This is a predicted structure of a 473-nucleotide part of an RNA (small-subunit ribosomal RNA, 3' major domain) from an uncultured bacterium. The RNAcentral record of the full RNA draws on ENA.

Context: one part of a larger RNA
RNA sequence: UGACGGGGACCCGCACAAGCAGUGGAGUAUGUGGUUUAAUUCGACGCAACGCGAAGAACCUUACCAAGGCUUGACAUAGCAGUGAAUGCUCCAGAGAUGGAGAGGUCCUUCGGGACACUGUUACAGGUGGUGCAUGGUUGUCGUCAGCUCGUGUCGUGAGAUGUUGGGUUAAGUCCCGCAACGAGCGCAACCCUUGCCUUUAGUUGCCAGCAUUGAGUUGGGCACUCUAAAGGGACUGCCGGUGAUAAAUCGGAGGAAGGUGGGGACGACGUCAAAUCAUCAUGCCCCUUAUGUCUUGGGCUACACACGUACUACAAUGGCUAUUACAGAGGGAAGCGAAGGAGUAAUUCGGAGCAAAUCCAAAAAGAUAGUCCCAGUUCGGAUUGUGGGCUGCAACUCGCCCACAUGAAGUCGGAAUUGCUAGUAAUUGCAGGUCAGCAUACUGCAGUGAAUACGUUCCCGGGUCUUGUACU
Numbered sequence: 001u002g003a004c005g006g007g008g009a010c011c012c013g014c015a016c017a018a019g020c021a022g023u024g025g026a027g028u029a030u031g032u033g034g035u036u037u038a039a040u041u042c043g044a045c046g047c048a049a050c051g052c053g054a055a056g057a058a059c060c061u062u063a064c065c066a067a068g069g070c071u072u073g074a075c076a077u078a079g080c081a082g083u084g085a086a087u088g089c090u091c092c093a094g095a096g097a098u099g100g101a102g103a104g105g106u107c108c109u110u111c112g113g114g115a116c117a118c119u120g121u122u123a124c125a126g127g128u129g130g131u132g133c134a135u136g137g138u139u140g141u142c143g144u145c146a147g148c149u150c151g152u153g154u155c156g157u158g159a160g161a162u163g164u165u166g167g168g169u170u171a172a173g174u175c176c177c178g179c180a181a182c183g184a185g186c187g188c189a190a191c192c193c194u195u196g197c198c199u200u201u202a203g204u205u206g207c208c209a210g211c212a213u214u215g216a217g218u219u220g221g222g223c224a225c226u227c228u229a230a231a232g233g234g235a236c237u238g239c240c241g242g243u244g245a246u247a248a249a250u251c252g253g254a255g256g257a258a259g260g261u262g263g264g265g266a267c268g269a270c271g272u273c274a275a276a277u278c279a280u281c282a283u284g285c286c287c288c289u290u291a292u293g294u295c296u297u298g299g300g301c302u303a304c305a306c307a308c309g310u311a312c313u314a315c316a317a318u319g320g321c322u323a324u325u326a327c328a329g330a331g332g333g334a335a336g337c338g339a340a341g342g343a344g345u346a347a348u349u350c351g352g353a354g355c356a357a358a359u360c361c362a363a364a365a366a367g368a369u370a371g372u373c374c375c376a377g378u379u380c381g382g383a384u385u386g387u388g389g390g391c392u393g394c395a396a397c398u399c400g401c402c403c404a405c406a407u408g409a410a411g412u413c414g415g416a417a418u419u420g421c422u423a424g425u426a427a428u429u430g431c432a433g434g435u436c437a438g439c440a441u442a443c444u445g446c447a448g449u450g451a452a453u454a455c456g457u458u459c460c461c462g463g464g465u466c467u468u469g470u471a472c473u
Stems, first nucleotide, its partner, number of pairs: 002472001003470003007467007015457002019421005026313008034304002042053002064299007073124001077123008089102005107114002126288002129286003135282002137277003140273001142271001147186006153162003166177003192265004197233007206223003211220002236259001239253005315414001319373007332361002336355002341350003380411001385406007427449007
């Protein structure tokens, strides 16, 4: 100087407290451990692994296993020798890879050769093999915490100190004042995106106040309004009062769509954890080279006495069921989205209008209104199983999703313990997208309805500043 303390002081954070909803009990989904297996590929392991890599394992993917094949190779470049245009098609054997047979085809040329393919040969290819404790790059975490440093000067024999400490203040090393310091850098904040208000410009595919018209903004007409999308304005403690050191600031108020960082996002200092990743990629070294490379078929990654994590669905009346009826936003669409109208109880199918989309696809659900059920393992709950169908796809046995009928399990609010959340938030309701042939209770977004509580900082956890003790550095 740091680090540590079941030392001290001060401060902060959904850290506690005050509340709301959960998890832990049930069933299922999914990940992990364990066990099993020919194989159940590999990685991730307190917070910061466990719906994680994986934005989607039937084949493929696929790295694993079994069996069958290949050895200059599935892929690249180059040399030498030889042959043939190349690609494609048919038949036979085979699980296929592959092997055999046949027909057909006969490129360009300056006639030297060239392109492409095959055979042989040589250099080499190839490796999701090892090492993340040899590395680059990328990422997590402390933590969006307020810190981390430097130049010159000064002090100290020196390591170092000072600045950065102190008095106030702030979300902030934010700002003010003081001071042997004076300045500066990386961080903070601002600049960026989005949302909330207004203006201007513009008016189709959007909108409709007045006029006409219609079943309907449908059409004429209009661009006021809504909206769209570009440019501006707007908020700065700017104004007033109190407090304060006349400062910084803070409390209250006015005006205002918005008030003291308006809400949200992107943005992550010096560093820590030999943190994660050699399986995104790149790469040193080591290892394999008729195999640890490569092709194929089938299987496995989907197993199941069990244990844990994360979710979904429930246990009901603030509810279930039936009928009628209302209101979104964001996003997607051409090997695509697919309307009207038929068929079917339905999944779906026939059909094909319209749409490269403010034009078409296009229909929210909780909600509202009416009826029914009457507290029960039920008209709750839907697991499981049977049968019959539908869809995708060469192919749904291992191992997909959906529909109908039947079946109708556990479960009556969950022990110790434990999680999230401070406002358009929690809770609850649906919708969309990516991945994708098909498959979503996951993930990423979007809107609808919409709370309760915060006295406070004694305590638990984490962090910051100063100080103190130390046999550690």